[in-house]
This record gives sequence, C1' cells and structure tokens, in this order.
RNA sequence: GAAGGAAGCCAAGACAACCGCUGGCCGUCAUUUCGAUGAUGGCGGGAGGAAGGUCCGGACUCCACAGAGCAGGGUGACGGCUAACGGCCGUCCGCCGCGAGGCGAGGAACAGGGCCACAGAGACGAGUCUUCGGGAUAAAGCGCAAGCGGCGUCACGAAGGGUGAAACGCGGUAACCUCCACCCGGAGCAAUUCCAAAUAGGCACGCGUUGAUGUGGCUCGCGGAGCGUGCGGGUAGGAAGCUUGAGCCGUGCAGCAAUGUACGGCCUAGAGGAAUGGUUGUCAUAGCGACGGGCUUGCCCGUUCGCCGUAACAGAAUCCGGCCUAUCGGCUUGCUUCAACU
Repeated sequence: GAAGGAAGCCAAGACAACCGCUGGCCGUCAUUUCGAUGAUGGCGGGAGGAAGGUCCGGACUCCACAGAGCAGGGUGACGGCUAACGGCCGUCCGCCGCGAGGCGAGGAACAGGGCCACAGAGACGAGUCUUCGGGAUAAAGCGCAAGCGGCGUCACGAAGGGUGAAACGCGGUAACCUCCACCCGGAGCAAUUCCAAAUAGGCACGCGUUGAUGUGGCUCGCGGAGCGUGCGGGUAGGAAGCUUGAGCCGUGCAGCAAUGUACGGCCUAGAGGAAUGGUUGUCAUAGCGACGGGCUUGCCCGUUCGCCGUAACAGAAUCCGGCCUAUCGGCUUGCUUCAACU
C1' cells in the first nucleotide's frame, strides 16, 4: 500500500437573532369553596440507535387459584451470568474460511409411524438392469447310432459393475409426527384507582284530579299529571398510575469474560387526537457547473468563482432487559493475508 475481519463511538449539520408549541420552577395580579384556577413576566428542560416490528423475558395492576394431572405452547452439548429469558459469556464438538474469524434448536433413529427429490432394476416393503456361479429344460449343428453340443427359457444364489447423498447396514431424516427431560395460570396502562356535570333512567320521602307544576313577578283565566327534595350507579370531563429507575457517568476491586460489588458525582422528555417546530443571516460538509493545472483521455488536484439549501432509516406514548429488521455518511483501536522497502 491492497484486500479482509473484530470491537466501539458519532449520526446530516454548527452558531446567532426573532417568532411559536409542550410541560417544570420562581415571581406579580385577579378570583377563591384556601385545595387551587386564570392572566402575565423571567429562567432553564424537550426523541432514537433503532423511539420501529410487537418476536421473547420481566417489573407493575386486576382476575383466578387446596393439591396433582391432562391438553396446549416453548426450550434442549457442558458450565456460568441475570429479576428473568428462546438473551449474553466461556469451553467442547461439527461445518465454512489460507487466516484474523464466522455459523450451529448441538437430547433420543433397536418405542412406534411418516418421508427420502433427480438418477436408478430397486429408497427400507425389498429387488434383479448387466455380469458371474452352479441347476433344470433345451434350439441350430455334428454323428449310422449311443451321444456330443449348448443358443434360448425358467427358477435359485448374491460376488462384481452401473445409478445415487445414501443400495439393505439394525441407512439417513426429529426447526416431520413422536418419546425423554425441564419451563409456562389468564389478561394487559384502552391494566387499575379516585373525583364527578347536563340530560334520561332507578330508589326513598313529601305535595298533587278537593287541580299540584306550567303560563316572564302577582291575581283571574287557560291547561290537565305529574312536580319538588335527597340518595345512588353510570357517561362527558378531570386526576392518579407517569417516570428516581434491575437508572446514568467516573474510579477502584473480584472474574478469562458475560457480570458483580464499593465509593464519589448526576437527575437527563413526560404529551394525552397527542408538544419536541418555523423564518432569516453567517459558516461548514456532500453534490453540480465554470476556470486553471496534471496525466494514464476520463479521471485526479485546487489558499479561485458560482449554483444548490440540509439531505439515511425513522419519530417517544407505563417502564425495563434482549432479539430481529431498516439505515446516507463519518471516526477510533487491535487483528489477518498478500506485496514492497529497511
């Protein structure tokens, strides 16, 4: 230098100004049932490595539950880690790679069933394409005859050839059924809980055809079966659950590692039809063009100029540990092979 392989990190902009949205804290004013509510001012917070798919495992909540079993689902070398796991780490074994490394549901095939493409006669029932072996029958031909001769046919044997991943051998296959061992109660934050209008039902009490209530306040008149009060459930709406947690960062110690532990520091979105945005300016990256230069003539380079205008996958929704999938581009540190030089 070229080609590869492993681990980790960043993430399509940076800065400034102005205008918003969302929730937090601190003020001021108004209202107040003293819990708060409204207006307004200031300060600081506001998407991800996957927030995604909802595929596993847990926390949490409600329901169910004496115990055991069946059904159903899942897992499967050995040891460890963990709250738990189908995850992770280490080792063994098998396969791939020159190698660094990568991949593996990796128990059982004399308990039973199923399946084994193509090719091949035959794929687990056995079977006979060819060759061979001995046997039965027996054509042509030869011979006066006895007979010799053996094409062909038939069954038997199973040594060789051929096909195939595998050819009869207790074959292969269990991410086919199955057997063995182990694990699993169900539903999910739209869980669950609290407060609680209007209207219409419900219950209790009272009034009411001897006319209540209504008809703008009263009387008359009209009208004609409900009306009033209280309680309770539910809905709209509001609140809690809601983000301090198996948390994050640093250092030390134990361990090969996954991981654990001690100390110190930090608080880092919490919306609810759902905020996390917009405009302008300067700079920077990528891209395009011009100009200049170089050569290997279609590529490369630039103290130059102009254009473009932020760019991948994608967006929290109870939280956490994983897996899988998507992804423009960039950076760091080991390692392998080849080549060259010292």
Notes
This is a predicted structure of a 342-nucleotide RNA (Bacterial RNase P class A) from Oxalicibacterium sp. A source record names the gene rnpB. Lineage of the source: Bacteria > Betaproteobacteria > Burkholderiales > Oxalobacteraceae > Oxalicibacterium. It matches the Rfam family "Bacterial RNase P class A". By type it is a ribozyme. Of the family's consensus pairs, 91% are formed in the model.